[in-house]
RNA sequence: AUCUACUAAAUGCCGAAUCCCGUAACGGGUACGGAGGAACCGUUCUUGGGGUGAAUCCUUUUUAGGUAGGGUUAUCCUUGCCCGAACCCGUCAGCUAACUCCGGAGGCAAAAAGGAGAGGAUGG
Numbered sequence: 001a002u003c004u005a006c007u008a009a010a011u012g013c014c015g016a017a018u019c020c021c022g023u024a025a026c027g028g029g030u031a032c033g034g035a036g037g038a039a040c041c042g043u044u045c046u047u048g049g050g051g052u053g054a055a056u057c058c059u060u061u062u063u064a065g066g067u068a069g070g071g072u073u074a075u076c077c078u079u080g081c082c083c084g085a086a087c088c089c090g091u092c093a094g095c096u097a098a099c100u101c102c103g104g105a106g107g108c109a110a111a112a113a114g115g116a117g118a119g120g121a122u123g124g
Stems, first nucleotide, its partner, number of pairs: 011109004019029003032103005041094001048092001049089004057066003069083004075116005
């Protein structure tokens, strides 16, 4: 100097997933999210279909390689980098006012370069 692992603090990132009150513990709310569900419209329906999510599809490199798609330096574009999982309903769900139900977790330290167009602060 570099790499790996662990601990603590701080600052952040992905994500709807934060915050408040209370308990010895269970808990109650909440920013924020998801589903079901009329009319009108749409669809005519078992090769079953649908939902959360970016996470689907293709190929005998299959503990693999690509890929729709998504994330990333406040924003946008290009390049680069990373992800491209998992689970649920059970033959049933298009949209959808009223109405009904559910979630409000986890994980991480990757977070870069160029260009464009905006905003703000300070000074005159």

RNAcentral holds the sequence, with entries from Rfam and Ribocentre. c-di-AMP riboswitch aptamer (ydaO/yuaA leader) from Desulfotomaculum nigrificans, 124 nucleotides, folded computationally. Of the family's consensus pairs, 91% are formed in the model. Lineage of the source: Bacteria > Bacillota > Clostridia > Eubacteriales > Desulfotomaculum. Its mean pLDDT, the model's own confidence on a scale to 100, is 77. Its Rfam family is "c-di-AMP riboswitch aptamer (ydaO/yuaA leader)". Rfam describes the family as follows. This family represents a conserved RNA structure found upstream of the ydaO and yuaA genes in Bacillus subtilis and related genes in other bacteria.